Annotation:
A computed fold for a 695-nucleotide part of an RNA from a Nitrospiraceae bacterium, annotated as large-subunit ribosomal RNA, domain II. Lineage of the source: Bacteria > Pseudomonadati > Nitrospiria > Nitrospirales > Nitrospiraceae. Its mean pLDDT, the model's own confidence on a scale to 100, is 86. The RNAcentral record of the full RNA draws on ENA.
Context: one part of a larger RNA
RNA sequence: GCCGACGAGUUACGUGUGUGUGGCGAGGUUAAGUCCGCGAAGGACGGAGCCGGAGCGAAAGCGAGUCUGAACAGGGCGUUCAGUCGCGUGCAGUAGACCCGAAACCGAGUGACAUAUCCAUGGCCAGGUUGAAGCGGGAGUAAUGUCUCGUGGAGGACCGAACUCACUAGCGUUGAAAAGCUAGGGGAUGAGCUGUGGAUAGCGGUGAAAUGCCAAUCGAACUCGGAGAUAGCUGGUUCUCCCCGAAAUAGCUUUAGGGCUAGCCUCGGGCGUUCAAUCACGGGGGUAGAGCACUGGAUGGGCUAGGGGGCUUCCCGCUUACCAACCCCAACCAAACUCCGAAUCUCGCGAUUUCAGAGCCCGGGAGUCAGACUGCGAGGGCUAAGCUUCGUGGUCAAAAGGAAAACAGUCCGGACCGCCAGCUAAGGUCCCUAAAUCCAAGCUAAGUGGUAAAGGAUGUGGAUUCGCAUAGACAACCAGGAUGUUGGCUCAGAAGCAGCCACCAUUGAAAGAGUGCGUAACGGCUCACUGGUCAAGUGGAUCUGCGCCGAAAAUUCAGCGGGGCUCAAGCUUGGUACCGAAGCUGCGGAUCAGGUGAUCGGUUCGCCGAUCAUCUGGUGGUAGGGGAGCGUUCUGUUCUGCUGUGAAGGUCGACCGUGAGGACGGCUGGAGCGGACAGAAGUGCGAAUGUCGGC
Numbered sequence: 001g002c003c004g005a006c007g008a009g010u011u012a013c014g015u016g017u018g019u020g021u022g023g024c025g026a027g028g029u030u031a032a033g034u035c036c037g038c039g040a041a042g043g044a045c046g047g048a049g050c051c052g053g054a055g056c057g058a059a060a061g062c063g064a065g066u067c068u069g070a071a072c073a074g075g076g077c078g079u080u081c082a083g084u085c086g087c088g089u090g091c092a093g094u095a096g097a098c099c100c101g102a103a104a105c106c107g108a109g110u111g112a113c114a115u116a117u118c119c120a121u122g123g124c125c126a127g128g129u130u131g132a133a134g135c136g137g138g139a140g141u142a143a144u145g146u147c148u149c150g151u152g153g154a155g156g157a158c159c160g161a162a163c164u165c166a167c168u169a170g171c172g173u174u175g176a177a178a179a180g181c182u183a184g185g186g187g188a189u190g191a192g193c194u195g196u197g198g199a200u201a202g203c204g205g206u207g208a209a210a211u212g213c214c215a216a217u218c219g220a221a222c223u224c225g226g227a228g229a230u231a232g233c234u235g236g237u238u239c240u241c242c243c244c245g246a247a248a249u250a251g252c253u254u255u256a257g258g259g260c261u262a263g264c265c266u267c268g269g270g271c272g273u274u275c276a277a278u279c280a281c282g283g284g285g286g287u288a289g290a291g292c293a294c295u296g297g298a299u300g301g302g303c304u305a306g307g308g309g310g311c312u313u314c315c316c317g318c319u320u321a322c323c324a325a326c327c328c329c330a331a332c333c334a335a336a337c338u339c340c341g342a343a344u345c346u347c348g349c350g351a352u353u354u355c356a357g358a359g360c361c362c363g364g365g366a367g368u369c370a371g372a373c374u375g376c377g378a379g380g381g382c383u384a385a386g387c388u389u390c391g392u393g394g395u396c397a398a399a400a401g402g403a404a405a406a407c408a409g410u411c412c413g414g415a416c417c418g419c420c421a422g423c424u425a426a427g428g429u430c431c432c433u434a435a436a437u438c439c440a441a442g443c444u445a446a447g448u449g450g451u452a453a454a455g456g457a458u459g460u461g462g463a464u465u466c467g468c469a470u471a472g473a474c475a476a477c478c479a480g481g482a483u484g485u486u487g488g489c490u491c492a493g494a495a496g497c498a499g500c501c502a503c504c505a506u507u508g509a510a511a512g513a514g515u516g517c518g519u520a521a522c523g524g525c526u527c528a529c530u531g532g533u534c535a536a537g538u539g540g541a542u543c544u545g546c547g548c549c550g551a552a553a554a555u556u557c558a559g560c561g562g563g564g565c566u567c568a569a570g571c572u573u574g575g576u577a578c579c580g581a582a583g584c585u586g587c588g589g590a591u592c593a594g595g596u597g598a599u600c601g602g603u604u605c606g607c608c609g610a611u612c613a614u615c616u617g618g619u620g621g622u623a624g625g626g627g628a629g630c631g632u633u634c635u636g637u638u639c640u641g642c643u644g645u646g647a648a649g650g651u652c653g654a655c656c657g658u659g660a661g662g663a664c665g666g667c668u669g670g671a672g673c674g675g676a677c678a679g680a681a682g683u684g685c686g687a688a689u690g691u692c693g694g695c
Base pairs, nucleotide, nucleotide: 001695002694003693004692005691006690011095012094013093015092016091017090018089019088020087021086022085023084024083027051028050029049033045034044035043036042055062056061065077066076067075068074098236099235101233105226106225107224108223109222110221116200117199118198119197120196121195122194123193124192125190127159128158129157130155134151135150136149137148138147139146163187164186165185167184168183169182170181171180202218204214205213206212211220239629240628241627242626243625244624249262250261251260252259253258263368264367265365266364267363268362269361270360271359274358276353277352278351279350281348282347283346284345289340290338291337295334296333297332299330300329301328302327304324306323307322308320309319310318311317371396372395373394374393375392376391377390378389379388380387401412402411403410416589417588418587419586421585422584423583427579428578429577430563431562432561436576438575439574440573441572442571443570449565455549456548459546460545461544462543463542464541465540466539467538468537476533477532478531479530480529482506483505484504487501488500489499512527516525517524590619591618592617593616594615595614596613597612598611599610600609601608602607630684632681633680634679635678636677637676638675639674641673642672649668650667651666652665653664655662656661
């Protein structure tokens, strides 16, 4: 891991509260116990007690009333409405209370053969080295000290085996080993190592102290018990079909991943259009927008107080390319501004439409309190986030199908079942790939389409507008482009062309005191401007469609799903077809709800229930509510059922049923088993790191 078996809402109660059903009914009912009985079966007795039949008040008390109160007032609670005892069942309570799961807490015991420390008594330490004190001799001294030579054999002394420890590296890491091996390393007469016996015990011991050790376990050992501790937490919770179907919000919470009440779901009973939508009428309002009348902000100009600067200065004054209130003009800004002010919304009333799993009230049962994305309106943030917090819709959640290549939350659309029938939605129609290589008119040349900005550009289409032009424009070519004059100044020089100032005049068809290049300065080239040649258009601006550049990412293409596409298979506009879904339609079938009809049964006659036919509508679904069933084991009654002429079980099969499931036949098997109607449950497994077994 797979397979098999086992494995989770049970049981009790003088319980409570609903509901279904039954008995009796203004009453209902016994409990303990006793008696009969073989009996714990069953029956009888037992009326204590309990519930109901009257309430109100704290009570005395009064009583269909009573309490409050001065009250014959008002108000509160009552007076109208049948109960009670069983059985089944929903839910709650108390119990372990659906099952498994702690870490822990407490009690009583068991442990010091491992390990920590201690006590008693034993054992062990090859060999080598060093050479303390003391002692002796000698030297020396007044005498000591001192020096020297021996002797001596001290030391938590030295080197190094046994022994002991465990510092380093490698190996080992489903090991040879639940701590080792190999090679090195430390100590090795000591606070040394070690044998045996003994002591200390868990709210404790021991500890050269690491929270270390106390039997592979230690921030409090282990065993059993309290014990099924508790677990607002995690996991799991077993057959089928049918009907409905949520929530992820509010308030409060030592509360925030838990609760309680409300909201939203379901079931039963009651009311009977009260609901909803639209329209009309009458109300509510201060948002969007807009505005500047208020509150504030803020720009320019004018007018003009005040202030600053300058002049004057004894005062009075004067002045100002300074600042500037009020006021005026013009033009603005605001969630906490409003002289104004929608759309949508909302309340009331009336009408119309719809008749639906609409609405309201009472009662039983819930679940939900982590929401997600998306459109729109906002706050926070960076007008960041697949961000966060609200409001208002949608979808997902709990929704399958089609489209978006793939893609919970986008677009279309809500799957009862069947069909080798039809029509459509979104989206599509060259091939992959179902359907147009469809029609008409344009645009794009960038593979733009098939990512992106500020900004940039004789890309190209459309529209508008202002110039010039057969009295000849624009471009090109030929020619001219002069004179006073080298203007004045400046300067080493400054002659159109470093710079400053001025920018006149003459001739003329035209020609600047000069547009650019150039020179040291001139010269030179060129332009403006003019004539000629030529011949018909040629410049500028604005708006707009589609394109271009701007444009860099890590394994070839990789920013159309691919192939591939250019009067398109791209873009814009219009049109006609077709394809396309579980949508709609058609045909057949099932079921639920409501209506109608028929038959049958009951009826306190109002009606209720069952079956059949028919009509209309419904039938996605998680949590969850409700309903109807299947199967398993056992029990009772019955079939006076089946069975060695072969039970149960196993196995194969094309049968029946909407399903859980149920028949029938063959083979196997070899002794029990079933149908119907009731009843009772150890009643259904795929999951729980489930338990046990097998492989």